Two RNAs folded together computationally: RNase P RNA and transfer RNA, 446 nucleotides in total.
RNA sequence: GUAGUGAUCCAGACGAUCGCCCGAGCCUUCCCGGCUCGGGAGGAAAGUCCGGGCUCCACAGGGCAGGAUGCCGGGUAACGCCCGGUGAGGGUGACCUCGAGGAGAGUGCCACAGAAAACAAACCGCCCGGCCAGUGGCUGGGCAAGGGUGAAACGGUGGGGUAAGAGCCCACCGCGCUGACGGUAACGGCAGCGGCACGGCAAACCCCAUCCGGAGCAAGGCCAUGUACAGGGACGUUCGAGGGCUGCCCGCCCGAGUCCCGGGGUAGGCUGCUGGAGGCUCGUGGUGACACGAGCCGUAGAGGAAUGAUCGUCGCGCCGCGCGAGGUGACUCGGGCGGCGAACAGAACCCGGCUUACGGGUCACUGCGACC
RNA sequence: GCCUCGUGACGCGACUGGGUCGCGGGCCGAUUGUCUAUCGGAUGAGAGGAGUUCGAUUCUCCUACGAGGCGCCA
Numbered sequence: 001g002u003a004g005u006g007a008u009c010c011a012g013a014c015g016a017u018c019g020c021c022c023g024a025g026c027c028u029u030c031c032c033g034g035c036u037c038g039g040g041a042g043g044a045a046a047g048u049c050c051g052g053g054c055u056c057c058a059c060a061g062g063g064c065a066g067g068a069u070g071c072c073g074g075g076u077a078a079c080g081c082c083c084g085g086u087g088a089g090g091g092u093g094a095c096c097u098c099g100a101g102g103a104g105a106g107u108g109c110c111a112c113a114g115a116a117a118a119c120a121a122a123c124c125g126c127c128c129g130g131c132c133a134g135u136g137g138c139u140g141g142g143c144a145a146g147g148g149u150g151a152a153a154c155g156g157u158g159g160g161g162u163a164a165g166a167g168c169c170c171a172c173c174g175c176g177c178u179g180a181c182g183g184u185a186a187c188g189g190c191a192g193c194g195g196c197a198c199g200g201c202a203a204a205c206c207c208c209a210u211c212c213g214g215a216g217c218a219a220g221g222c223c224a225u226g227u228a229c230a231g232g233g234a235c236g237u238u239c240g241a242g243g244g245c246u247g248c249c250c251g252c253c254c255g256a257g258u259c260c261c262g263g264g265g266u267a268g269g270c271u272g273c274u275g276g277a278g279g280c281u282c283g284u285g286g287u288g289a290c291a292c293g294a295g296c297c298g299u300a301g302a303g304g305a306a307u308g309a310u311c312g313u314c315g316c317g318c319c320g321c322g323c324g325a326g327g328u329g330a331c332u333c334g335g336g337c338g339g340c341g342a343a344c345a346g347a348a349c350c351c352g353g354c355u356u357a358c359g360g361g362u363c364a365c366u367g368c369g370a371c372c
Numbered sequence: 373g374c375c376u377c378g379u380g381a382c383g384c385g386a387c388u389g390g391g392u393c394g395c396g397g398g399c400c401g402a403u404u405g406u407c408u409a410u411c412g413g414a415u416g417a418g419a420g421g422a423g424u425u426c427g428a429u430u431c432u433c434c435u436a437c438g439a440g441g442c443g444c445c446a
Base pairs, nucleotide, nucleotide: 001368002367003366004365005364006363007362008361009360010359012314013313014312015311016310017309018308020040021039022038023037024036025035026034027033042344046355047354049353050352051351052350053349054216055215056214057213061250062249063248064247066212067211068210069209070208071085072084073083074082075081086100087098088097089096090095101207102206106205107204108201109200110199123147124146125143126142127141128140129139130138131137132136155173156172157171158170159169160168174196175194176193177192178191179190181188182187220271221270222269223268229262231261232260233259234258235257242254243253244252245251278297279296280295281294282293283292284291285290316341317340318339319338320337321336323334324333325332326331373442374441375440376439377438378437379436382396383395384394385393390426399413400412401411402410419435420434421433422432423431
């Protein structure tokens, strides 16, 4: 210099003029209105993918179905999130990813190619014997080491042995079992023994372990207004219509009216609505997520939806011109003039995460190249 | 706010872990005095990305776009 990896910060500031929302105080007896002060969108407010707080069903049981998670340990109010570790995979590396239990509980799939795709098998071929006899052909027996096919072929490499071969035997690796050791554990290395052997897929159906009541602020609560229901029908009043408990079943509870069709009137106001598992600073403990302690702060609350517009200065980034300093050099640093630019995007009950969109800066690490 | 479904050639619809299908339209050729009809031929696609798997249109997750349903005084 260039290409990457990980972490973190910002998302403009000040002033003037005009225009808004909320709160407090004052001017006013009240209303209307006016003045002063303070405050006024985000790191994702987004997607609605998860977990909760809160409200109602509701005083609320069991089973089946359904859904989610899935190595070990920790954090948290909780989680499918976060942190650390183990194992596996990817990358030259810094690092990244993992829906990571079970394939002897059972069922199922592995196309095409290939002899053969699960306890299967001989296409080419190797060896021994016989016949015809031409380097070739036929036939009997043995082989699965070599070659081919394929994503994968019932362990791999080397040696011995054999008619030729084969874990047939041996050494090492791999696999399985056992033991002690290290580690909280997942797991790891070591030692010994060994039939030297039982492929893959569970984001296939499934089995196992753990967890899950439902609905959602348009939840819910209060007030006001309004007309028109002598309209029709079904079922029912303890032999129980209808309703509640997710979807189903059982069981339990409430219950005298309930439901359907037709018709009419309305869509208003207040509250919920902002003090929260809150934020910031410092200290202690911890690898870390985070926890504890002390101090400080009070930081939007709209209701068809408020924070906007104009001007000036500064700051940030980019481009061009020219100057100074350092350096052998590649190049680096500083200030001046002019021009340009500033992304993604806006709360709606409130939080903890995940995912997606996006401008600029800083730090550390890795690879490559050049120079000294 | 909550829930359900979908995206496939130019259009309308099937299908499913191992080859992309049918109808209509369009193009070319034959036939015809010309057109239609008819016959034949070729072309044309699984929304985008990541993951599982030997292999994904199909299975899982995310993104983009589209369609539908529920809800107030009561």

Rfam match: Bacterial RNase P class A.